[in-house]
Model confidence (mean pLDDT): 86 of 100. A computed fold for a 1501-nucleotide RNA from a Pseudomonadota bacterium, annotated as small-subunit ribosomal RNA. NCBI's taxonomy places the organism under Bacteria, Pseudomonadati, Pseudomonadota. It matches the Rfam family "Bacterial small subunit ribosomal RNA". Rfam links the family to the GO terms structural constituent of ribosome and ribosome. The sequence is in RNAcentral, with records from ENA.
RNA sequence: UCGGCGGAGAGUUUGAUCCUGGCUCAGGACGAACGCUGGCGGCGUGCCUAAAACAUGCAAGUCGUGCGGUCCGCCUUCGGGCGGAUAGCGGCGGACGGGUGAGUAACACGUGGGUGACCUGCCCAGAAGUGGGGGAUAACUCCUCGAAAGGGGAGCUAAUACCGCAUGUGGUCGGUGGUUCGCUCCACCGAUUAAAGCCGCAAGGCGCUUCUGGAGGGGCCCGCGGCCGAUUAGCUAGUUGGUAGGGUAAUGGCCUACCAAGGCGACGAUCGGUAGCUGGUCUGAGAGGACGGCCAGCCACAUGGGGACUGAGACACGGCCCCAACUCCUACGGGAGGCAGCAGUUGGGAAUCUUGCGCAAUGGGCGAAAGCCUGACGCAGCGACGCCGCGUGGGGGAUGAAGGCCUUCGGGUUGUAAACCCCUUUUGCCGGGGAAGAAGAUCUGACGGUACCCGGCGAAUAAGCCACGGCUAACUACGUGCCAGCAGCCGCGGUAAUACGUAGGUGGCGAGCGUUGUCCGGAUUUACUGGGCGUAAAGCGCGUGUAGGCGGCCUGUUAAGUCCGCCGUGAAAUCUCCCGGCUCAACUGGGAGGGGCCGACGGAUACUGGCGGGCUCGAGGGGAGCAGAGGAAGGUGGAAUUCCCGGUGUAGUGGUGAAAUACGUAGAUAUCGGGAGGAACACCAGUGGCGAAGGCGGCCUUCUGGGCUCUACCUGACGCUGAGACGCGAAAGCGUGGGGAGCGAACCGGAUUAGAUACCCGGGUAGUCCACGCCGUAAACGAUGGACACUAGGUGUGGGGGGUAUCGACCCCCUCCGUGCCGAAGCUAACGCAUUAAGUGUCCCGCCUGGGGAGUACGGCCGCAAGGCUAAAACUCAAAGGAAUUGACGGGGGCCCGCACAAGCAGCGGAGCGUGUGGUUUAAUUCGAUGCAACGCGAAGAACCUUACCUGGGCUUGACAUGCCGGCAGUAGCGCCCCGAAAGGGGUGGCGACCCGUCAAGGCGGGAACCGGCACAGGUGCUGCAUGGCUGUCGUCAGCUCGUGCCGUGAGGUGUUGGGUUAAGUCCCGCAACGAGCGCAACCCCUGUCGCUAGUUACAGGUGUCUAGCGAGACUGCCCCGCACAACGGGGAGGAAGGCGGGGAUGACGUCAAGUCAUCAUGGCCCUUAUGUCCAGGGCGACACACACGCUACAAUGGCCGGUACAAAGGGUUGCAAAGCCGCGAGGCGGAGCUAAUCCCAAAAAACCGGCCUCAGUUCAGAUUGCAGGCUGAAACUCGCCUGCAUGAAGGCGGAGUUGCUAGUAACCGCAGGUCAGCACACUGCGGUGAAUACGUUCCCGGGCCUUGUACACACCGCCCGUCACGUCAUGGGAGCCGGCAACACCUGAAGUCGCUGAGCUAACCCGCAAGGGAGGCAGGCGCCUAAGGUGGGGCCGGUGACUGGGACGAAGUCGUAACAAGGUAGCCGUAGCGGAAGCUGCGGCUGGAUCACCUCCUUU
Repeated sequence: UCGGCGGAGAGUUUGAUCCUGGCUCAGGACGAACGCUGGCGGCGUGCCUAAAACAUGCAAGUCGUGCGGUCCGCCUUCGGGCGGAUAGCGGCGGACGGGUGAGUAACACGUGGGUGACCUGCCCAGAAGUGGGGGAUAACUCCUCGAAAGGGGAGCUAAUACCGCAUGUGGUCGGUGGUUCGCUCCACCGAUUAAAGCCGCAAGGCGCUUCUGGAGGGGCCCGCGGCCGAUUAGCUAGUUGGUAGGGUAAUGGCCUACCAAGGCGACGAUCGGUAGCUGGUCUGAGAGGACGGCCAGCCACAUGGGGACUGAGACACGGCCCCAACUCCUACGGGAGGCAGCAGUUGGGAAUCUUGCGCAAUGGGCGAAAGCCUGACGCAGCGACGCCGCGUGGGGGAUGAAGGCCUUCGGGUUGUAAACCCCUUUUGCCGGGGAAGAAGAUCUGACGGUACCCGGCGAAUAAGCCACGGCUAACUACGUGCCAGCAGCCGCGGUAAUACGUAGGUGGCGAGCGUUGUCCGGAUUUACUGGGCGUAAAGCGCGUGUAGGCGGCCUGUUAAGUCCGCCGUGAAAUCUCCCGGCUCAACUGGGAGGGGCCGACGGAUACUGGCGGGCUCGAGGGGAGCAGAGGAAGGUGGAAUUCCCGGUGUAGUGGUGAAAUACGUAGAUAUCGGGAGGAACACCAGUGGCGAAGGCGGCCUUCUGGGCUCUACCUGACGCUGAGACGCGAAAGCGUGGGGAGCGAACCGGAUUAGAUACCCGGGUAGUCCACGCCGUAAACGAUGGACACUAGGUGUGGGGGGUAUCGACCCCCUCCGUGCCGAAGCUAACGCAUUAAGUGUCCCGCCUGGGGAGUACGGCCGCAAGGCUAAAACUCAAAGGAAUUGACGGGGGCCCGCACAAGCAGCGGAGCGUGUGGUUUAAUUCGAUGCAACGCGAAGAACCUUACCUGGGCUUGACAUGCCGGCAGUAGCGCCCCGAAAGGGGUGGCGACCCGUCAAGGCGGGAACCGGCACAGGUGCUGCAUGGCUGUCGUCAGCUCGUGCCGUGAGGUGUUGGGUUAAGUCCCGCAACGAGCGCAACCCCUGUCGCUAGUUACAGGUGUCUAGCGAGACUGCCCCGCACAACGGGGAGGAAGGCGGGGAUGACGUCAAGUCAUCAUGGCCCUUAUGUCCAGGGCGACACACACGCUACAAUGGCCGGUACAAAGGGUUGCAAAGCCGCGAGGCGGAGCUAAUCCCAAAAAACCGGCCUCAGUUCAGAUUGCAGGCUGAAACUCGCCUGCAUGAAGGCGGAGUUGCUAGUAACCGCAGGUCAGCACACUGCGGUGAAUACGUUCCCGGGCCUUGUACACACCGCCCGUCACGUCAUGGGAGCCGGCAACACCUGAAGUCGCUGAGCUAACCCGCAAGGGAGGCAGGCGCCUAAGGUGGGGCCGGUGACUGGGACGAAGUCGUAACAAGGUAGCCGUAGCGGAAGCUGCGGCUGGAUCACCUCCUUU
């Protein structure tokens, strides 16, 4: 430089963030199954479950050229010949091929080796031979038993069947010699050992025998490799070895006898569980993980178990024997069977095919061959089961048809999609032709009239499935209303659901698509590649040390590790690449490639290792010093508490928040003296010292461990770590015996409390102490294993050494060891760590892998016990967590405000009445408002109306709007009559129109109105949790934010914090910030002073007042002081006024799903002769109660009577109304004046003056009631206001509690207005009289800023713990009961091998003339072994079990409040006791405790 290969993440813990961590998803794969759907072809593939049971057929036969016989056919010269078939004898084959995966954790498999320890039929090559005899026996015939299956007896016969003899190339055995592991070979001697024939006229061929070799196949042995469990730790009797023998083809303890006592195991024996192994397959970037179906190699098995026979080969799938289970036949005597061969059946199961064709090909058996056999195989069939290919049409086609869906009603979309026009014919159907596959000249094709080719017909025969909230590509409508349902995770559904169901549309894939299951991936989430352990899960409580792992410097040697080269091997298939064959592809043929592991040989020697030699710096030792609460034992001292004795002394003491129990006149407490006893050691004392940790504290003595410094004399790597193991190990606790002052679980009292099994108080037992022995755990913590090395500093402190200096050991400097703090780089998720590492490295050990269940159960080990150590699973959750951030909160802290408290004044809470509300009642008592922030609120006016409610009576295009259609003439309208409460309905003979056009007029046409109809109106019906608008509240509080920059991985911070100051984030100063916005303030209005201008009315005129307009004035401007030379504060002058003069308007970002669908508007839903509308009456006014806000009072600061003053602000023409007159009065008559600075309402009242009342339920107070009146209004019964007379109730100042107010304020007094016909104790304004008090910020309430803790974030009205009760689920224990598995002991013991025996039986060979005998054999008997069975006691595992233990989960159960903020007693750990429960208490420990003070250290100045 070029080329190739090559690793993607997302959702989910939070208010948000970073990290940790689990869960989940997207991918690929499958012998699959299920749902919906389904056109064709090719190639594959198809019982994963019951190695469950099997009907039926087929799957291993063949050879007549080995043999005798039998049967048949043809020919015959009748002698026979030829041909065919065959049961039997005999040969070869049935050990292959085919199936299955049960068993097996093993030399079974893989790989590489060994065999001097072996075998091998058929085949090939070579050497030699094949001579001569013998005796039988099936078949067959006869007799006979049996139901059958099958036998028995007698007789005949052949052979390539069987047996002697001969020969001996050779082989084998023995011996000798050589070589040698039992290889091979040579020489010699001895012994022993073969054979078969058949066909052919013949040639010859096929066979047979012995031997040697080959090829191929096998047996045995070994190294290495590949599962889980230690809750399996010890196993082993033929066991390990030896000798001898047996056995085998062969080694071997394979077997037997004897001898020895070994062998295996933490590098995991034994035991248990699981599993055929491999080539490979799937996945993965790879490393790896998972798997072993089809195909191929090996193994194992053939109903379960045992056994041998035959054979070259078997312990034999379609052979034999026996035992067992099962099935079938039976004449009950006895028999038969083995599909895990191919089809097929039943069963099991979610699930897996035809009882097909053919030997044409390939291959196999037999045969000389023809050939026969072959469910191996070749084909076909069934199944979308998989992979691959093809099609369901192509082009044109916009009034963008109809229909569907949506719609803001305009339209959009489905959509060129369809229709329609043109074209094509893969596929399909019909017709015609028609293979290769045959090797081999002829003949021979199951597939198959198939593939393929040609022609014809006709768009014709052919599309679905899933999804559409995020992840994840694709959205609307309707239905539903926490229902029905969805869901992989997060999560959807409680009336507008893109999440359920349906539809339309869209996305994805497509003859498929989804779902489920399983595996790998993502998951660096077991981390070799490639993780971690201070706080997230994780360092053993600490040490000593075994095995093991690791190991300083120099050198030699070796070559085990390591590296290189080459050879062998790594089967084929598979995989990758190249080329080829089916039209392509899948599939398939050829070639090439890659292989780590293994073996052989050769080489290299740096490093590691082995062996040898040396070194001193690691380590250890020697010598000289030093410090110390290091340990053990013995002794000893003083202070204090308590007790005892005595003295003094008297009425209490003690204790607490306050008390009480308790102690005390029998003399306590207090105080003095004396004594006893136990425990602990004040000050010194220090983040000081020592120790491995636990831990160690008066003093002295003895014994004893470790450390540091200096020296550099010795050894010479002797080191580091450390699984097991062993030891030590606070407190509590246990055993035995002591001891016992104080303290003090339990316990007993007293308090507290709703309770108080607690906190507080008074007592008090174990215990605390000692000795000895156990226990072995703690927040045993630095939550930080050990060792070594390296990597800035600064500053304390303890111990030592050196230098310098000096009178000196002071000071100063250097250095080693220890112990703190602060900090660089670096690390860390952050916090933080930082030469005492949590930095950078090396070595070793321990430990972690989501939360709960659980440090629990079971098992084991330990313990006297308590308990400890080790340590699961089912089930369940979508999190559990760490650090940090912003808030909120705290019975945390600091600072600061506010009528927040305090100080004060007047009230409320009590009474009567008014009004509102709750409640109750009712036909209805319409509705809303509900802590502050609802309750004299919506109501600024409910007798009708209002009115929304109830009862009753009516209307239905409607009381009201718009549009359209039709009708419309004495029409609309008015009047009148009848029914009626009215509304309304019915009637009518009376009166009686309007606008426009046209026309002379009459008239005609149109409109309005009216009538009928259609669209629609209407709704105070629902939803303020769908909304707009408006409003309340925090709060007139001082806050809330942004841009840029800077800091932080990030949320976020900074700015806005800090020091001052202010009413204020107001201003000043400082500062990694600099600026800015919304708020604050100011600008606006009223008011206080003055000036100017104008003035109808107001005063008789001027001024002035006043009215209403414009200005001025106040700004800390001036002086002094304080502060920081600032901001600002204090004081003063001047001024009408000061330090925002007083009042108003003005309400930041936001909070409360705050309030209002009933002001209005509005989405959606609902009603449509009614939920609309009209009318009458009733109700909103009810009343046993409760609350809220008021009014009037309870009296003398008063009441009553008389008299006399002084306002402001308003209102007034359907109105205010004067004077005058009448009435006791309300009021009436009256009507001047006034559209208002003109007139009227209008009197202001308290006040002041005078008088009466004299403390009383009153000359207080006025409720209630009676009577009589007035006013408004159609109408005052329900239900108005007022007047007069009469009546005169409660009430004598108000419990707990609570409200307002800081000055012209509170309080008291009246006046006016709006609403309104009338009705005001309410509301909104107005003026009059006119106070008290504020030390102060501890406390209550609210708020602001900073800080701290937090397990809260719907934010403390938060969170959350345990018992109990109920339901569901899984699980432990449990008297037992049931079953399974593997051993063990004994008994019994089939078949069978082997051994012994073998008097019965016995052709071949031997002796013998024969009889007979011998050799050998057989039956039978006995014995060893042994399958199975039986008996027995144990082991392991599983199921079940009355009852019982805890656990998990389950919208709204019970009791309490333990924890989170100092959680209201800080919490937590271990332990012990106690208690309904959380829990409490004791002892010791921890900080992962808030707050205040102090000490020390550090930083800064």